RNA sequence: CGCUGGCGGUAUGCUUAACACAUGCAAGUCGAACGGAAACGAUACUAGCUUGCUAGUAGGCGUCGAGUGGCGGACGGGUGAGUAACGCGUAGGAAUCUGCCUGAUAGUGGGGGAUAGCCCGGAGAAAUUCGGAUUAAUACCGCAUAAUCUAUUCGUAGUAAAGUGGGGGACUUUCGAGCCUCACGCUAUCAGAUGAGCCUGCGUAAGAUUAGCUAGUUGGUAGGGUAAAAGCCUACCAAGGCGACGAUCUUUAGCUGGUCUGAGAGGAUGAUCAGCCACAUCGGGACUGAGACACGGCCCGAACUCCUACGGGAGGCAGCAGUGGGGAAUAUUGGACAAUGGGGGCAACCCUGAUCCAGCAAUACCGCGUGUGUGAAGAAGGCCUGAGGGUUGUAAAGCACUUUCAAUUGUGAAGAAAAGUUAACGGUUAAUAACCGUUAGCCUUGACGUUAACUUUAGAAGAAGCACCGGCUAACUCCGUGCCAGCAGCCGCGGUAAUACGUAGGGUGCAAGCGUUAAUCGGAAUUACUGGGCGUAAAGCGUGCGCAGGCGGUUUUGUAAGACAGGCGUGAAAUCCCCGGGCUUAACCUGGGAAUUGCGCUUGUGACUGCAAGGCUAGAGUACGGUAGAGGGGGGUAGAAUUCCGCGUGUAGCAGUGAAAUGCGUAGAUAUGCGGAGGAACACCGAUGGCGAAGGCAAUCCCCUGGACCUGUACUGACGCUCAUGCACGAAAGCGUGGGGAGCAAACAGGAUUAGAUACCCUGGUAGUCCACGCCCUAAACGAUGUCAACUGGUUGUUGGGUCUUCACUGACUCAGUAACGAAGCUAACGCGUGAAGUUGACCGCCUGGGGAGUACGGCCGCAAGGUUGAAACUCAAAGGAAUUGACGGGGACCCGCACAAGCGGUGGAUGAUGUGGUUUAAUUCGAUGCAACGCGAAAAACCUUACCCACCUUUGACAUGUACGGAAGUCGCUAGAGAUAGCUUCGUGCUCGAAAGAGAACCGUAACACAGGUGCUGCAUGGCUGUCGUCAGCUCGUGUCGUGAGAUGUUGGGUUAAGUCCCGCAACGAGCGCAACCCUUGUCAUUAGUUGCUACAUUCAGUUGGGCACUCUAAUGAGACUGCCGGUGACAAACCGGAGGAAGGUGGGGAUGACGUCAAGUCCUCAUGGCCCUUAUAGGUGGGGCUACACACGUGCUACAAUGGUAAGUACAAUGAGAUGCCGAACAGCGAUGUUUAGCCAAACUCAAAAACUUACCUCAGUUCGGAUUGCACUCUGCAACUCGAGUGCAUGAAGCUGGAAUCGCUAGUAAUCGUGGAUCAGCGUGCCACGGUGAAUACGUUCCCGGGUCUUGUACACACCGCCCGUCACACCAUGGGAGUUGGUUCUACCUUAAG
Repeated sequence: CGCUGGCGGUAUGCUUAACACAUGCAAGUCGAACGGAAACGAUACUAGCUUGCUAGUAGGCGUCGAGUGGCGGACGGGUGAGUAACGCGUAGGAAUCUGCCUGAUAGUGGGGGAUAGCCCGGAGAAAUUCGGAUUAAUACCGCAUAAUCUAUUCGUAGUAAAGUGGGGGACUUUCGAGCCUCACGCUAUCAGAUGAGCCUGCGUAAGAUUAGCUAGUUGGUAGGGUAAAAGCCUACCAAGGCGACGAUCUUUAGCUGGUCUGAGAGGAUGAUCAGCCACAUCGGGACUGAGACACGGCCCGAACUCCUACGGGAGGCAGCAGUGGGGAAUAUUGGACAAUGGGGGCAACCCUGAUCCAGCAAUACCGCGUGUGUGAAGAAGGCCUGAGGGUUGUAAAGCACUUUCAAUUGUGAAGAAAAGUUAACGGUUAAUAACCGUUAGCCUUGACGUUAACUUUAGAAGAAGCACCGGCUAACUCCGUGCCAGCAGCCGCGGUAAUACGUAGGGUGCAAGCGUUAAUCGGAAUUACUGGGCGUAAAGCGUGCGCAGGCGGUUUUGUAAGACAGGCGUGAAAUCCCCGGGCUUAACCUGGGAAUUGCGCUUGUGACUGCAAGGCUAGAGUACGGUAGAGGGGGGUAGAAUUCCGCGUGUAGCAGUGAAAUGCGUAGAUAUGCGGAGGAACACCGAUGGCGAAGGCAAUCCCCUGGACCUGUACUGACGCUCAUGCACGAAAGCGUGGGGAGCAAACAGGAUUAGAUACCCUGGUAGUCCACGCCCUAAACGAUGUCAACUGGUUGUUGGGUCUUCACUGACUCAGUAACGAAGCUAACGCGUGAAGUUGACCGCCUGGGGAGUACGGCCGCAAGGUUGAAACUCAAAGGAAUUGACGGGGACCCGCACAAGCGGUGGAUGAUGUGGUUUAAUUCGAUGCAACGCGAAAAACCUUACCCACCUUUGACAUGUACGGAAGUCGCUAGAGAUAGCUUCGUGCUCGAAAGAGAACCGUAACACAGGUGCUGCAUGGCUGUCGUCAGCUCGUGUCGUGAGAUGUUGGGUUAAGUCCCGCAACGAGCGCAACCCUUGUCAUUAGUUGCUACAUUCAGUUGGGCACUCUAAUGAGACUGCCGGUGACAAACCGGAGGAAGGUGGGGAUGACGUCAAGUCCUCAUGGCCCUUAUAGGUGGGGCUACACACGUGCUACAAUGGUAAGUACAAUGAGAUGCCGAACAGCGAUGUUUAGCCAAACUCAAAAACUUACCUCAGUUCGGAUUGCACUCUGCAACUCGAGUGCAUGAAGCUGGAAUCGCUAGUAAUCGUGGAUCAGCGUGCCACGGUGAAUACGUUCCCGGGUCUUGUACACACCGCCCGUCACACCAUGGGAGUUGGUUCUACCUUAAG
């Protein structure tokens, strides 16, 4: 804040504007200090009289305004602005004051002069103020006295006061009183208590992008000053003081007890209550006082507000209420002094917005209630449903009870103690007065308050909501919505089946509250003290030296700072905790205890650390003796090569590249010989070799020089390690000055490449590279690994030294380096592993999500370039590491496929066919769209089909089931209509049971209702089926083992295969789905069987007939082939190569057979099906039209372009199949399609039924005797029907086309090519589809390349996985930040000018 709201108790309530404030109240009191008498009252008297009223008199009373005086207004109450401070907390200290209070001692004598008030007069609007006269005191001032006071030169000196009231026996009296006494006062001093002031140790935010600050500053002397120490102040002298243990500066902030959280350590916080501090509109100042530099006092300055007669004045809510304003937000202009406490007073009493109470607010905590029991017809209603039921739900109703709280009636505590008064006793006193104290009696005092509590009455009566229900997180369904509306704390939900949106039903949680928002701690070991890290995730400074700091070998003695133990003091109360007590309980209140982990003082101990002193030698260092080395600096010298110059020889090219060109060259290059000049760099040796702190260091000789290593002895005696700041060194590039300049080479120029090419390639080429001196100070300055020390298995190489050994650098051992592999251990993994990233210690540096950003601003350094230090706003939900599985790569290795290559034939060009797109249309129904859509669904659109369009009709429907009624069903004909349909009409009475009546079954009609119907949508809701990768060789599992895990292993490796096929090896051993085989067909043979088949024999015109089943064939069963045999290769394997035999040889050829999965692939129009939609229509019927359109584009096939051909004539040879509404022979007719007539065949029987080929002839290269489109005429066939829109025939016509651009397809043998044949669908219709046979090739070196695939490996920032991911500019808008000529405001500081009060 939203929704809701019954009661009570106890708490709490402007977190913002220390912003401004109307009004009222919040500090007064004392007449027993004083002069007095304005108001009120009583009494007495006087006058008037309306006989209880008016006026007056009396300070004589009760009292008391104003005033003098005393005490108090320094407490109480508020707020947190300021303050990073002795402000606070804690523990101490010495140089102080302290009204009222307590105790003690002494005193309180005697005088004086004023002043307010009152009165008179004046000024002013007011506030206020001036003058005169008069007056009192516990107001003021001397004098006296005084010390245990103060000062002191130690002789002394100085210093006080006030009275008032009550009572009274003697005595005195001016009759006021004195005097005595009591009480309250007053003065001085000492002491106490309380309160206050001052000083100190320690603790108490952030920032170093604040590193230096300080002149009264630090100290001294003298003086002043204060209650008191002190530079607190002044003068002089000295030059100190503070600071990396963080001064100064900036920002923020009241501190604490405590509070919240946390296991604790911590973190956050400082409301209420309590302690301290500070402030009172802002700033300054003092006065008074015991105490203030004073919230409701004064003065001045400032701002603001108000009054004004314009001259001048007044004010201060951060007191209680309240108002405005600000804000998300916080209460009544209440009651009472009854209680507690405070001020004054002798007291009564007065004052008290302190306080006690009430009011408002669910703001918090606590308690109670909103009923209890029973009640199944499991009511009605709601919701869901698989329609049966389930759930709401014993919930309700009904029945039986109870009455807390609220309402109502009455009764009624405690908070009250005192004070006053009476009596008694005690104290005081001369005193039985008075006063004080104690006891007893009496009399009263309550705001809250209609109190708490008890009680009467009535009745379930008046009292339940909020959030949530995808996971985290307890709780699920329907409907609506359709990436819309909306939700969301994080992940995320919503695009038509939403448990996530919005209702509803149900459920869950809490409950007079619930949810949200904001904030804090926790979880977060995510700042790590407890308790983290830094090879690759963020993180080791580039390297060394080294001051401060931190840490430090062994031993003895002492000490006692740290440490440990005991005691004492303190650590306020409250809070927290424990045990009790009081409210009916609880919250709440309250008694006691514990605790307060701290600080101080003190006693003890002496192990450890420190300190002091003294020893030791194992750390460290020095000397002597050896050794290796591109360690550093300087100087000299050599040779090879490049380039240039000179001379000679010599001729046309050279150079350069993937290929070229620019360039050089006839003015003589390149090449080659000789001579010379100059600069830079040092081949071989050369090496995971050496040296150095790192950067780095390489020809050779000389000079100077640092360090390291080894051996043994001597010496010093902890001298050590690390190191913030600091200092030094620090590749390359770059900068400055001066040299030098051969080669190379940024920039630049030219040539290429390219779409472009400010690049890669080429030709040139300047800074620079080199030297000297001076800067720069950064690198992937890397081992991405700080330095030092100790400890912890090994193996192998290599460099330097040493010891022992050996014939022998032979072998063993050892110290110091440098490499490789690995035990334990560590690690997120990778990996590291005595040279640790292992186990420990010491010190330093650094890290805390990604981006912004190593950027901006500021500082420092630099000549500059720039370096160093180093943020924030804003933005994202990730960024990152290591490893895994895939996928991918113009990565690698191996292998395969008509994948390429080698060949043959096509497509792409032409005509027409067919499908698609597009366009058109009333409609051109729908689907299929890369491979894997496009002669596809469709194995046949003239009607039908048909889903589309137009028109005309039907509405329980063309179809299914159920109910009722009627009728058998069916059938002839007529009329209207385009038809569907409508009307009339003829014939017909069936089947089963039963004697009959009647009933039943099928069918038809009628009626009403349930329902039918949909080729309507969603293939991204689905089943089923299918395509594709791909007939590719793969895909997995169990157990075991390895790994923190994802996963791996097996399945990898060596061979081999068509194959994850097989063999061998192996932390794997086995298994499954795939492969292969089993199945069909074909090739050989055998057996069996021979009709419609075949036929050797006989016969005929003819397998025609007889005989036969040998052969062919048919169709059933078998055989055969298995790397079985031989040789070679191979690992003694698997297997491969060659051969023999064989019809066939290494899966013989072909087919069927398609693993896990991928593509949200295709299909809701085959079928099935969820949901949605239509229901006189999106259903059903009929006629006609459309699916056949046609500037165009694409796919697939046909026919061709011709002579390997065409035409004509003749002659042969198949297989698979089909056939009764059928195939149709022969004959006849017709030029022909076909027709007529009549055989055969329900088929190894009859029919459909061959063509290329072959033979002969012609054509002779042409738009032809090629090619056949188109068109005309005439016909045939099918069919109700051939116009839109069928096929065929004859005659005539005779288009394009002369082999096809870029590109692209198929095929490895009975294959391609070519030739015809059959079938399904079908009335008819194909160049399509599915099958069949005839003729019958070429080529394959090979795997570099293109495409696809498989295995292993590698990289990856990809995982909707390369059609991935992803970078930058630009355009527009917005957000944040830096710079910017400048401009403006706030805060702080410095300097100067003017200046109030004091």